Predicted 3D model of a 93-nucleotide RNA (Glycine riboswitch aptamer) from uncultured Thioclava sp. It matches the Rfam family "Glycine riboswitch aptamer". From the family's description: This family represents the bacterial glycine riboswitch. The sequence was found by an Rfam model in a public genome assembly. NCBI's taxonomy places the organism under Bacteria, Alphaproteobacteria, Rhodobacterales, Paracoccaceae, Thioclava. The prediction has a mean pLDDT of 76.
RNA sequence: GUAUUGGAUACGGGAGACGCUGCGGCAACAUCCGCAGGGCCGAAGGAGCAACCGCCCCGGUAAACUCUCAGGCAAAAGGACCGCAUUCAAUAA
Numbered sequence: 001g002u003a004u005u006g007g008a009u010a011c012g013g014g015a016g017a018c019g020c021u022g023c024g025g026c027a028a029c030a031u032c033c034g035c036a037g038g039g040c041c042g043a044a045g046g047a048g049c050a051a052c053c054g055c056c057c058c059g060g061u062a063a064a065c066u067c068u069c070a071g072g073c074a075a076a077a078g079g080a081c082c083g084c085a086u087u088c089a090a091u092a093a
Stems, first nucleotide, its partner, number of pairs: 002092008011083003018038001020037006039073003045069001046067003052060003
């Protein structure tokens, strides 16, 4: 120097689901904020397991599947994940 894998950073892309209801804050309406209630979404995070492996009890183990604790339901932000660049580490010839 090359390839693969993983981490970090920058840039680009990136879905779903009520701009719901009531009360309070303002003199009042809208917006906004707080509290309460109902409905809904899955792609931060978290939890669960089939095959399989181990020696019976039992234990280990995946996801974009399941749950919806957390989070979210105009836009913005966030966003799993994808692309690209730089950099670090491991492995291989």